This record gives sequence, structure tokens and C1' cells, in this order.
RNA sequence: CUCUUAUUUAGAGAGGUUGAGGGAACUGGCCCGCUGAAACCUCGGCAACCGUUGAUUAACAAUCAUAAGGUGCUAAUUCCAGCAGACUUUACGUCUGAAAGAUAAGAG
Repeated sequence: CUCUUAUUUAGAGAGGUUGAGGGAACUGGCCCGCUGAAACCUCGGCAACCGUUGAUUAACAAUCAUAAGGUGCUAAUUCCAGCAGACUUUACGUCUGAAAGAUAAGAG
């Protein structure tokens, strides 16, 4: 990097260095930011994908609990829309699905 599968409206922030951008990309919105963006570091936290341990079980699977370890995450639904469809209240409307993205596990 590609493929497969699963999840994607829940949850969880302080300090330090630094100094202007950031919210994946494009377009259009809307937000965050010098009362400090992004990045990096430290210490926390959340979660339960892998893994650990325990319970149930004849066993596996599975479920529940746990949270050493490996990832991940820690403003706003993945911030919202874009493509297709349904609905009626015709509205910057609601809903469903797709696409794209993200994360995990596995394979190449």
C1' cells in the first nucleotide's frame, strides 16, 4: 500500500515546549483557535478490537466480569451536506442506504 471482516449518535484532560493554524481530501456550510491552533513531551483518563485472568460449560464456541500487555481514542454524530431512495410539514426539513474516511483483527 491492497484485500477481507467488524465497529463507527456512548465515553474520556491537565501540565510543559512551541507559536498560527485546525476540524482526512475537494466543494459548500458551520465551528474551534494568541483567554494559544497543529506538532512533540510528561502524567492522567476512556474504551474493550487483540490479548490476560476469572466465572458459567464435559469441552469448544459463546456470554459475563476483569483491565498486566499491544493498539486506538480523549470539542461538536466520522461537526454537517455532496451520491441514491422514501416521507410530508415544502423546510437551509426528517429518515434510510451507499460512497469516502477512521480504528481494530486477519491475509497478501